[in-house]
Molecule: SAM riboswitch aptamer (S box leader)
Organism: Bacillus andreraoultii
RNA sequence: CUUAUCAAGAGAGGUAGAGGGACUGGCCCAAUGAAGCCUCGGCAGCGGACUUUUGUAAAAGUACUGUGCCAAUUCCAGAAGCGUAUUGCUUGAAGAUAAG
Numbered sequence: 001c002u003u004a005u006c007a008a009g010a011g012a013g014g015u016a017g018a019g020g021g022a023c024u025g026g027c028c029c030a031a032u033g034a035a036g037c038c039u040c041g042g043c044a045g046c047g048g049a050c051u052u053u054u055g056u057a058a059a060a061g062u063a064c065u066g067u068g069c070c071a072a073u074u075c076c077a078g079a080a081g082c083g084u085a086u087u088g089c090u091u092g093a094a095g096a097u098a099a100g
Base pairs, nucleotide, nucleotide: 001100002099003098004097005096006095011040012039013038014037015036019029020028021027023078024077025076026075041070042069043068046066047065048064049062050061051060052059053058074094079091080090081089082088
């Protein structure tokens, strides 16, 4: 950079000691212990592998392997359009993850 997905799902213990939720604004989480690190567990099924079906290119499955993830819709909004008394809706941007 390109493509796909992002309303579902899944946490305990130890260590540590004040931050964390990308950014900005909001709103939250946190001394009843944040981040980070370690151990064990779990979720998911993107790539590899394997199995089954078949119209041979797909579908379904397993969870062995490489990642990822386990507060809140990507926590909400950010730009544009539509709509409303207000709440809102759609698309996008940005971001995250996977594969190339």